[in-house]
Context: one part of a larger RNA
RNA sequence: UGACGGGGGCCCGCACAAGCGGUGGAGCAUGUUGUUUAAUUCGAAGCAACGCGCAGAACCUUACCUGGAUUUGACAUCCUCGGAAUCUCUCUGAAAGGAGAGAGUGCCUUCGGGAGCCGAGAGACAGGUGCUGCAUGGCUGUCGUCAGCUCGUGUCGUGAGGUGUUGGGUUAAGUCCCGCAACGAGCGCAACCCCUAUCGUUAGUUGCUAGCAGUUCGGCUGAGCACUCUAGCGAGACUGCCGGUGUUAAACCGGAGGAAGGUGGGGAUGACGUCAAGUCCUCAUGGCCUUUAUGUCCAGGGCUACUAACGUGCUACAAUGGUCGGUACAGACGGUCGCGAACCCGCGAGGGCAAGCCAAUCCUAAAAAGCCGGCCUCAGUUCGGAUUGGAGUCUGCAAUUCGACUCCAUGAAGGCGGAAUCGCUAGUAAUCGCAGAUCAGCAUGCUGCGGUGAAUACGUUCCCGGGCCUUGUACA
Numbered sequence: 001u002g003a004c005g006g007g008g009g010c011c012c013g014c015a016c017a018a019g020c021g022g023u024g025g026a027g028c029a030u031g032u033u034g035u036u037u038a039a040u041u042c043g044a045a046g047c048a049a050c051g052c053g054c055a056g057a058a059c060c061u062u063a064c065c066u067g068g069a070u071u072u073g074a075c076a077u078c079c080u081c082g083g084a085a086u087c088u089c090u091c092u093g094a095a096a097g098g099a100g101a102g103a104g105u106g107c108c109u110u111c112g113g114g115a116g117c118c119g120a121g122a123g124a125c126a127g128g129u130g131c132u133g134c135a136u137g138g139c140u141g142u143c144g145u146c147a148g149c150u151c152g153u154g155u156c157g158u159g160a161g162g163u164g165u166u167g168g169g170u171u172a173a174g175u176c177c178c179g180c181a182a183c184g185a186g187c188g189c190a191a192c193c194c195c196u197a198u199c200g201u202u203a204g205u206u207g208c209u210a211g212c213a214g215u216u217c218g219g220c221u222g223a224g225c226a227c228u229c230u231a232g233c234g235a236g237a238c239u240g241c242c243g244g245u246g247u248u249a250a251a252c253c254g255g256a257g258g259a260a261g262g263u264g265g266g267g268a269u270g271a272c273g274u275c276a277a278g279u280c281c282u283c284a285u286g287g288c289c290u291u292u293a294u295g296u297c298c299a300g301g302g303c304u305a306c307u308a309a310c311g312u313g314c315u316a317c318a319a320u321g322g323u324c325g326g327u328a329c330a331g332a333c334g335g336u337c338g339c340g341a342a343c344c345c346g347c348g349a350g351g352g353c354a355a356g357c358c359a360a361u362c363c364u365a366a367a368a369a370g371c372c373g374g375c376c377u378c379a380g381u382u383c384g385g386a387u388u389g390g391a392g393u394c395u396g397c398a399a400u401u402c403g404a405c406u407c408c409a410u411g412a413a414g415g416c417g418g419a420a421u422c423g424c425u426a427g428u429a430a431u432c433g434c435a436g437a438u439c440a441g442c443a444u445g446c447u448g449c450g451g452u453g454a455a456u457a458c459g460u461u462c463c464c465g466g467g468c469c470u471u472g473u474a475c476a
Base pairs, nucleotide, nucleotide: 001476002475003473004472005471007470008469009468010467011466012465013464015460016459019424020423021422022421023420026315027314028313029312030311031310032309033308034306035305042053043052064301065300066299067298068297069296070295073125077124078123079121080120081119082118083117086103087102088101089100090099091098092097107114108113127290128289130288131287132286136284137283138279139278140277141275143273148187149186150185151184152183153182154163155162156161167178168177169176193267194266195265196264198235199234200233201232202231203230204229207225208224209223212222213221214220238261241255242254243253244252245251317417321376322375323374324373325372326371327370334363335362338357339356343352344351345350383414388409389408390407391406392405393404394403430452431451432450433449434448435447436446
C1' cells in the first nucleotide's frame, strides 16, 4: 500500500422487510448429469454451465459410428501434354465411384498462339471442426451503469509511498458547494444520440371525413386537408418562478403554472482492472501432430437411446371456472421461388379455382382476455388432458428409426404441492392474445408488439452484494 475480520462508523441496491405471483409435488416439453451404445460428435460447470453455442439434427446440416470408395486430392497457385466447352446413352453399384459408346467443334488472333473450361501426369503443395483458450489476436461474460481509476507539476517522507481523492454538507453520481499543501488535468458520471409523452409548422396519397353533394349505405364517389395519422423541421423542462430550511453556498422540502417537475419514462452507451473466466468448433494465428489419412466423397445409422437425478419452462388441479351461441376494441411486423381474399368441396387439418398486392392501396388477419345470453352445480366432474388404438392432411426425393397438424375413440397423474427457493416498486407484477427471425416442413424456446391491469414499501435490527472513512492483523 492492499487484502481480510462472526471490528467500528456512514450510505446504497427487490438485499431484507411489506405485498403479489411462482418454482420445489403431477403430466408433458426442453437442456444437463449419469448410464447405455458401433456411435449416442464437441464445447459450456457456483453466482457468471444446464430452452446455453443450436435464429429451428428426417437426408443435408454433421464435426460421431458402420460399411463402400479415393489419393496433387472437394478447394488455391504454378509446370508439361492432350482436348472446345458442353450434352446424351449403355453396363455395374445402395450411392459415391468404376468401365464404355456417341453427338458436338464456340470466342479473340499478328495464324505462332491466347482467354476460359475439361481430362491425364509430375511435384512444390493443398487439407485437418486434430491438440494446446495455461503460447495468442479478436469477440464475449462477470463484479457493475457500481462510482470509481489515474496523471502532470508542487509538496511531505531515507524509502515503499502519502497528499490531491481526506474533512463539513449534498447528490443517482469523485454530482456540486465550502474548507484544506495543494493547484490543475485525463478515463469514467452527467450531457450530446435514438424511441416515447404535449404543441406548432411544412406536406395530403395509398391515410383521414367536420361541413356540402351523390350513393348500391361501404369514405363508396365527387369534393376537402379541418381532424386522426404519417414523417421532416421546430418549440417545450432549466430547480427557470414563489415560499420555507440551509453557512449569504451547494442543495433539500412545499407550491404555482404546465402535456410533462426536479435524471419525466425507456434504450444505446460498460472507466482502471478482477476471474491464467469463456471461446483454437465463427474467424484469425504461434507451436505440436497428421499426409494412401486425423484429409476427401458416398449410403445407412447416430446426435431423438432411458432405471435414475437436477435446471428451465408449458399445461393443469377448476365456478374470478368449463362449454355453446352472439358481439366489440390493438400494436408491431412480414409478403413475388412470396402473402394469398371471395366462392366451391371437406366435420376438420386441408383441397379446388383464383381476384388483388413488389404493398399507409392487396393479403396474412380470427386478435384474445372482455361484454351479452344459455347450460354445467362441487364430482376426479361437461375439471384436466397425458397415453394408446384407428382413419386422415400437409411439407419434402424420402416422415420406419425420427416431423407438424386434423378427426373419431381412449381419458392417466393431478384436489394448490416438504425442507427450501425465485421474480417483481407502475402501465411494473399478474393475466390475455398477436407478430417476426431461423425455416421446404417443424416453437411450450427466443426476440418484439399491444390489450386488461393490481397490492405493498413501517423501516434498515438481521441475510446477500457493493461504496467511502477508520481500526486490528503472526496474511501478500
A computed fold for a 476-nucleotide part of an RNA from an uncultured organism, annotated as small-subunit ribosomal RNA, 3' major domain. Its Rfam family is "Bacterial small subunit ribosomal RNA". The prediction has a mean pLDDT of 84. RNAcentral holds the full RNA, with entries from ENA and SILVA.